The RNA shown here (Lysine riboswitch aptamer) has 158 nucleotides and comes from a mouse gut metagenome. The sequence is in RNAcentral, with records from MGnify. The model forms 93% of the base pairs in the Rfam consensus. The prediction has a mean pLDDT of 77.

[in-house]
RNA sequence: UGAUAGAGGCGCGGAUUUCAUGAUUACUUGAGAGCGACAGCCGGGGGGCUGCUCUUAGGGAAAGGGGAAACCGCCGAAGGGAUUAUCUCCCCAAGGGUAAUCUCUGGGACGCAGGCAGAAUAUGUUGCGGACUGUCACAGCAGUGGAGCGCUAUCGGU
Numbered sequence: 001u002g003a004u005a006g007a008g009g010c011g012c013g014g015a016u017u018u019c020a021u022g023a024u025u026a027c028u029u030g031a032g033a034g035c036g037a038c039a040g041c042c043g044g045g046g047g048g049c050u051g052c053u054c055u056u057a058g059g060g061a062a063a064g065g066g067g068a069a070a071c072c073g074c075c076g077a078a079g080g081g082a083u084u085a086u087c088u089c090c091c092c093a094a095g096g097g098u099a100a101u102c103u104c105u106g107g108g109a110c111g112c113a114g115g116c117a118g119a120a121u122a123u124g125u126u127g128c129g130g131a132c133u134g135u136c137a138c139a140g141c142a143g144u145g146g147a148g149c150g151c152u153a154u155c156g157g158u
Stems, first nucleotide, its partner, number of pairs: 001156006009075001011074004016069004027059009039050004043092004078105010106133002110129003114126004135146004
């Protein structure tokens, strides 16, 4: 330096089935009341529609995310951030998907009146914190430091 094969462990990701939440919801039917085209509704404007709001009695979902089972691909597995382009009637905003470029993160868990997303206390992501853990280097009895373009093993080349 090239190829192959491996290790970290509540390890990473995918999609199927099922369950709960979502949900006293959205939506819809009946009754009553209010506003009503100089009105009302759509996140705002353009624009579009002709209805909209509240109370009450019935009916009543779904998506994303989550738990469980087994399966598939794997160990920069994978995830995040920024920018640009694109998807939605046009513009702005928000959210999500795809692609490219640059950049950050060894790993999982825990804590916080933290930030953002979310219906949410779930979950995800990020910031900070102290431990734990794998690896290498330096040290030498129990410590310090680095990063996955790393580490280990085998086979080759120089």